[in-house]
RNA sequence: CCAGACGGCCGGAUGACCGCUCUCCUUUGGGAGGGAGGAAAGUCCGGGCUCCACGGAAACACGGUGCCGGGUAACACCCGGCGGGGGCGACCCUAGGGACAGUGCCACAGAAAGGAAACCGCCCGCCGACGCUUUAGCGACGGCUGGUAAGGGUGAAAGGGUGCGGUAAGAGCGCACCGCGCCGGCGGAAACAUCGGCGGCAAGGUAAACCCCACCGGGAGCAAGACCAAAUAGGGACGGCGCGUCUUAGGAAACUGAGACAGGCGGGUUUCCGCGCCGCUGUCCGGGUAGGUUGCGCGAGGCGUCCGGUGACGGACGUCCCAGAUGAAUGGUCAUCGCCCUCGCUUAGGCGGGGGAACAGAACCCGGCUUACAGGCCGUCUGGCACC
Repeated sequence: CCAGACGGCCGGAUGACCGCUCUCCUUUGGGAGGGAGGAAAGUCCGGGCUCCACGGAAACACGGUGCCGGGUAACACCCGGCGGGGGCGACCCUAGGGACAGUGCCACAGAAAGGAAACCGCCCGCCGACGCUUUAGCGACGGCUGGUAAGGGUGAAAGGGUGCGGUAAGAGCGCACCGCGCCGGCGGAAACAUCGGCGGCAAGGUAAACCCCACCGGGAGCAAGACCAAAUAGGGACGGCGCGUCUUAGGAAACUGAGACAGGCGGGUUUCCGCGCCGCUGUCCGGGUAGGUUGCGCGAGGCGUCCGGUGACGGACGUCCCAGAUGAAUGGUCAUCGCCCUCGCUUAGGCGGGGGAACAGAACCCGGCUUACAGGCCGUCUGGCACC
């Protein structure tokens, strides 16, 4: 210098003027102070808080998690390791328990896709017919029965891989190494790793298919919930006025309750039939709508130093108070400086003009994850080239 890997950070600054919202002060004129983000986003996980349900525990169902150890309030998050895969490397990816508990599935192609399979090929035998040679063989062809998973072909996948032996041809049929399984030793806290021995190799794959195993999990959410409370319906208490008859229950009675009949009211009016309703009114309680208040900003809080830990993180001390809107504030204009692009002048240094600056925006709070982001900065490391 080129190419790359990983981690972290910024995401305009200052001033003036005019506005918005909250808090405090006030002599009611005003003044002082606070006022978005790294993601405030998606609402995907985990919690706090609140209400509902619930005697406790367990089981079932349903959902989730799934190598080991640690961190944490908790997690599907984070840290440190292990195994597998990729890269020359820094480093990256990984949903990584169980496939002899059972069930299902394996498209297309292919003969066969599962306690499997003979399409081509290879080989033994028999039969037919041909050639050579000659009376018994050899070679080639066709057919049939059988053997064979070495070779070809299909496929994502075909019952371990390579080699030697073996065989009619083959085959873990035998052997060596590798792989796999079991047992033991050694190392490690564990996942696991390594060494040795044994087994001749068997039922391929798939569990983010059902399922099995282990562990975890009540439900709903600030439109939760609490308080104040105009209005309305239904309800209760007390009072005023009004109030037929009969039956029945209670009661000595006053009276109270129920039922039937009469009566009244309801259509613009009248009659008949049917239907519906039936004391009126005042005050208070209660109710809870609109509306208001609260929940709601001191918190698993921020910053700094030191200590422990490889690290996530934990501890001690000091210091700070840092948005709370609710049709929903956090903005606009100008100036200067900084950054980027471009044009002109200039030998250069530089000067002048024009333009641009992302994603987005709190709404109960917190810890994560994921996604979006113009432009820029820093650190560590890897590979290569050149020079000293």
A computed fold for a 388-nucleotide RNA from a Rhodospirillales bacterium, annotated as Bacterial RNase P class A. It matches the Rfam family "Bacterial RNase P class A". The family's RNA type in Rfam is ribozyme. Rfam links the family to the GO terms tRNA processing, dimeric ribonuclease P complex and ribonuclease P activity. The organism belongs to Rhodospirillales, within Bacteria. A source record names the gene rnpB. RNAcentral holds the sequence, with entries from ENA.